Notes: RNAcentral holds the sequence, with entries from ENA. Predicted 3D model of a 394-nucleotide RNA (Bacterial RNase P class A) from a Paracoccaceae bacterium. It is recorded under the gene name rnpB.
Order: sequence, then C1' cells, then structure tokens
RNA sequence: GCGGAUGGCUGGAUGGCUGCGCGGCGUUUGCUGCGAGGAAAGUCCGGACUCCAUAAGAUAACGGUGCCGGGUAACGCCCGGCCGGGGCAACCCGAGGGAAAGCGCCACAGAGAACAGACUGCCGUCUUCGGGCGGUAACGGUGAAAAGGUGCGGUAAGAGCGCACCGCGGGACUGGCAACAGAACCGGCACGGCAAGCCCCACCGGGAGCAAUGCCAAAUAGGGGCCUUACGCGGGGCUGGUCCGGCUACGGAUACCGCCCGCAGGGAUGUCUUAGCCCAAAGGCCCGGGUUGGCAGCUACAGCGCGCCGGUAACGGUGCGCGCAGAUGAAUGGUCAUCCAGGGGCAGGGCAACCUGCCCGGGACAGGAUCCGGCUUACAGGCCGUCCGCGCAU
Repeated sequence: GCGGAUGGCUGGAUGGCUGCGCGGCGUUUGCUGCGAGGAAAGUCCGGACUCCAUAAGAUAACGGUGCCGGGUAACGCCCGGCCGGGGCAACCCGAGGGAAAGCGCCACAGAGAACAGACUGCCGUCUUCGGGCGGUAACGGUGAAAAGGUGCGGUAAGAGCGCACCGCGGGACUGGCAACAGAACCGGCACGGCAAGCCCCACCGGGAGCAAUGCCAAAUAGGGGCCUUACGCGGGGCUGGUCCGGCUACGGAUACCGCCCGCAGGGAUGUCUUAGCCCAAAGGCCCGGGUUGGCAGCUACAGCGCGCCGGUAACGGUGCGCGCAGAUGAAUGGUCAUCCAGGGGCAGGGCAACCUGCCCGGGACAGGAUCCGGCUUACAGGCCGUCCGCGCAU
C1' cells in the first nucleotide's frame, strides 16, 4: 500500500424569537427547572407488580428448553470452553441429548435401500453356442446414502480371507470440575441415515394482564328499602248544640262542638264501618350498581456515571457523585441566524496531486404510554481501536 476479519462509540452544535406538556415559586397572566431512543419498533423470550386463584407435593395431558462449565432476579439471554463444518488465516456458522427401548420412513434413479444386493463385468462349469447354473462387491453405472479406506499378500476370480497404516468399537489408564482429549492395549469391523415423523430421557411452566387493580363522586334516567298522606284543608247554615235580636212565632250569625259534601285512587275478605293488608300515586330520606369523570397505580430503581478491587470474561463487590418525560386522543413543535460533517458547480493559481475564494444545496432509521433484563429487525454518514493474509522498502 492492497484485500479482509472483528469490537466499540457517535449519529448534528450554539444562540434569538415564538408555541406545547409536567413540576416549583409568585400571583393576575410572569419567572424558573425538566421534557424520547439506540432502537422508544416487532411484542418474540424472561421477570417485577396486580387480580383471579390455591397451583405445597405427586401424576397425567399439553407446551417449551436440550454439548459442558460459569454469570444472572430470571431467561430460549450473556461469557468461557468442547465437538463438528467452512476459510491460507484473523475469524465465522451449528434446532449440538438419545438411532444398542420400540414403531415408522428412506422419493426419483438404480439389479439391489437394511435379516443386503448379481444389471454390466470378472472367474468356474455345462452347452443345442442362443444361453443356463454357481461363485464374486475388486470394475462400470445409479443415488443424498451402496454395508470401512489405501497398499501389499492371497485367490479360479474375489473378499478383513491375512497383514501394515488410517478410520471405527471396547473396557481400564492419564489429563480436565465437565463436555471432551490423548498414547498404549484388545477386537477384523459388528452398530447405514432421519428424532426439523412418532417416541424415550432430563429440566422448566397455574391463568389473565396497567383497558391489571384499588379508591372517590355530580346530574339525568332506572333499580331496591323505609317513612309520610285523614289528629289536615276548603266549602255548606244544615229540622242539632251554641251565640245575638225578639213577648212569642220567628229572624240572623257560624268563632267553637257536631253534621253533610269535596280534595282523598283502585283491589280482596258477602255488605257497611274501623283497623290492618296488597297495588298504584305524590313527596321525602337512604342504599347499591352502571355510564361518565377524577385520584391512586406512575415512575427512585435488579437506576445512571466515574474510580478502585476480584475474575480470562460475562459479572460481582465497594467508594464518590447524580436525579434523567410521566402525557391520557395523548406535550417535546415552528422559524431565523451562524457554524460543523459530507455533496455539487464556477473562477483563479499549479505540469499534476492539490490549494484559495464564491455560490447552490445539505444530516439516516425512527418517536414514549406500568416498569425492568434480553433477542430480533431498521439505520445516510462519521470516529476510535484490535487482529489476519499478500506485496514493497529497511
């Protein structure tokens, strides 16, 4: 210098004017503080919290997870390692338990697909010379896969039939917490693949979710319960009483007592009266629920930053500092100026790389809604590391 691998950060800055939400102070319209993200997103996992509920334990069903060790409140997440695959390498990828419990499947092609198999070829033998029978997995061909591979020996031709190396299996041994690895020994090789088909094994899981849930309450309508209505009011002089006038007959009055009528509904007990009962009406009081509204839940916690210590790391411990949205049809906006990154054009200088000046235009993905830990997905551009390969120079 070229080409790659991987980790992290950032993703406009400042100011003026003018709005919006919440808090504090002051009170007449002010002052002041704070005001989205690394993903606020998808709602895919794991929790906190709340209610239903009893779900302590076991079992069955269903769902999930699945190499080993560690981290964590927990996880399907993270860290470290092992094994397998890819890459020269840095590094990347893996639904990575069990196929020697059982069942099932292995399309097409191919002679044959799991108690192997004879199409071609090879060998032996018979032959009517067309071929038949037997042996053989070494050759060809098919397939994702053909029942260990290579070589030497061996044989009629072959074959773990024998041997060497590699692979595979086995029980001890050694190293490692473990997954696993290793050299030696033993075994001629058995046990094909698929569990992302059923299944088996181990572990985990009660359900619903902040529109959870709790509290408060006006008006209207409706529901339930209790109380009240005739010990009242109004009208009528009515053969009563009473009062007034008058000798009497009688006339007048209506405050009081009485009577009659009305307000004052209906029903059952034969009728009437009274009381009670039932239904209805009016008025009053109380109760509980719904709609709607308000308050709480609500944001201070598995919190954030920096340092130190332990640990390979994830992470843990500790000291100091900080307070960082809480809206509820839902605020965080608009505009102007200057600057920065980056883009384009023009002019001048220069052989060129480039430099200087001016103008235009200009910053991705995207926005809370109970809160945390993750994963996944989206993201213009910029910055900082670490590592690998190749080339050149010293």

It matches the Rfam family "Bacterial RNase P class A". The family's RNA type in Rfam is ribozyme.